[in-house]
A computed fold for a 469-nucleotide part of an RNA from an uncultured bacterium, annotated as small-subunit ribosomal RNA, 3' major domain.
Context: one part of a larger RNA
RNA sequence: UGACGGGGGCCCGCACAAGCAGUGGAGUAUGUGGUUUAAUUCGAUGCAACGCGAAGAACCUUACCAGGGCUUGACAUAUAUAUGAAGGAUCUAGAGAUAGAUUUGUUUCUUCGGAACAUAUAUACAGGUGGUGCAUGGUUGUCGUCAGCUCGUGUCGUGAGAUGUAGGGUUAAGUCCCGUAACGAGCGCAACCCCUAUUGCUAGUUGCUAACAUUAAGUUGAGGACUCUAGCGAGACUGCCGAUAGAAAAUCGGAGGAAGGUGGGGAUGACGUCAAAUCAUCAUGCCCUUUAUGUCCUGGGCUACACACGUACUACAAUGGAUGGUACAACGGGAAGCUAAGCCGUGAGGUGGAGCAAAUCCUAAAAAACCAUUCUCAGUUCGGAUUGAAGAUUGAAACUCAUCUUCAUGAAGCAGGAAUUGCUAGUAAUGGCAGGUCAGCAUACUGCCGUGAAUACGUUCCCGGGCCU
Numbered sequence: 001u002g003a004c005g006g007g008g009g010c011c012c013g014c015a016c017a018a019g020c021a022g023u024g025g026a027g028u029a030u031g032u033g034g035u036u037u038a039a040u041u042c043g044a045u046g047c048a049a050c051g052c053g054a055a056g057a058a059c060c061u062u063a064c065c066a067g068g069g070c071u072u073g074a075c076a077u078a079u080a081u082a083u084g085a086a087g088g089a090u091c092u093a094g095a096g097a098u099a100g101a102u103u104u105g106u107u108u109c110u111u112c113g114g115a116a117c118a119u120a121u122a123u124a125c126a127g128g129u130g131g132u133g134c135a136u137g138g139u140u141g142u143c144g145u146c147a148g149c150u151c152g153u154g155u156c157g158u159g160a161g162a163u164g165u166a167g168g169g170u171u172a173a174g175u176c177c178c179g180u181a182a183c184g185a186g187c188g189c190a191a192c193c194c195c196u197a198u199u200g201c202u203a204g205u206u207g208c209u210a211a212c213a214u215u216a217a218g219u220u221g222a223g224g225a226c227u228c229u230a231g232c233g234a235g236a237c238u239g240c241c242g243a244u245a246g247a248a249a250a251u252c253g254g255a256g257g258a259a260g261g262u263g264g265g266g267a268u269g270a271c272g273u274c275a276a277a278u279c280a281u282c283a284u285g286c287c288c289u290u291u292a293u294g295u296c297c298u299g300g301g302c303u304a305c306a307c308a309c310g311u312a313c314u315a316c317a318a319u320g321g322a323u324g325g326u327a328c329a330a331c332g333g334g335a336a337g338c339u340a341a342g343c344c345g346u347g348a349g350g351u352g353g354a355g356c357a358a359a360u361c362c363u364a365a366a367a368a369a370c371c372a373u374u375c376u377c378a379g380u381u382c383g384g385a386u387u388g389a390a391g392a393u394u395g396a397a398a399c400u401c402a403u404c405u406u407c408a409u410g411a412a413g414c415a416g417g418a419a420u421u422g423c424u425a426g427u428a429a430u431g432g433c434a435g436g437u438c439a440g441c442a443u444a445c446u447g448c449c450g451u452g453a454a455u456a457c458g459u460u461c462c463c464g465g466g467c468c469u
Stems, first nucleotide, its partner, number of pairs: 007469007015459002019423005026314008034305002042053002064300007073125001077124008087104007107116003127289002130287003136283002138278003141274001143272001148187006154163003167178003193266004198234007208223002212221002237260001240254005316416001320375006332363003337356002342351003382413001387408007429451007
């Protein structure tokens, strides 16, 4: 100088408290440990690993295992020599990789030396998801969007260092004010950026429809008022008033206002910490390997299962289940695509083919909600696991190991011990929708809109953090 203390003072945070909904019990999905296995590829491991890398393992992916092959090689560059093709089609053997045969083809430029391209041989070399993240770059997590971390000159101290950045107020903030041997400055804070809440102007098609016609229908004429779209502006600054305070910063209350004191949300992450994570995104030093730790193929495995843990979904029902009727969204996606109407099927789906490179067409039915009927407290008309049968779709291929439908079956579960998590408002809770990945496959992830609460006395205590001592 720091760090630490079951030392002290001040302050903050869904940290506690006050509430709401959960997890922990059940079934299933998924990840992990363990065990098993020929292999169950590898990595991530307190917070900060465990629906994580993986935005999607039937083959491929794939790195693992068994077996079958190749050795200048699946891929790159260069040299020398030889050949002229390469490629396509068919057949045979084989699990295929591959091997053989038949057929087709007999290249392009040329100064005729050769060059391009391909194959073979030879040599340099290629290759490695092999090791080391404790040799590294780059990237990332975390403390933490916490308010801190420093520098120049000056001053003080023998010096390490201190001061500035210790004081008094205030703030979300080292935010600002006052004071001051300090005066200034930088990285952070804030602002500048994006979305959202109000409004004006401009512009009206594919959007909209008040008035006038028209229609089954904003369908068509018409219109630019409204909604909406998307570009430029306005608007919020403690600006105004009062109180408190010190003449300050500021705080509290009020007015006006769509919005009030950072309006709400996002992006943005200082100096550093953890030899934190990643050599399997990529790059890279060194080491190792070179008829194999490289590479090609078939099949299997990553999907195993006495068990343990994490994260979710579905429930245990009447604020509910079932049947019928009937409303109201937003973000998005669409050409090897989205696919309408109609017809067939109980249904998954099939058929069909209109329209649309899309404010035009399609996806598309929003679902909870609302109305009516029924069930009457039961392991039930709750719950749906499991299993049997019959089908549908994708795809060469669905046994290991896909998804969906129909009929039948109808397990556990009657609110979950100790313990523990999230959340302060359009939030929690609850309802559905879309997208990426993707041939097929979503209870996951990322977004979107609908319905829409309760509680916060307070800071004694638990946890984490900041300043002073």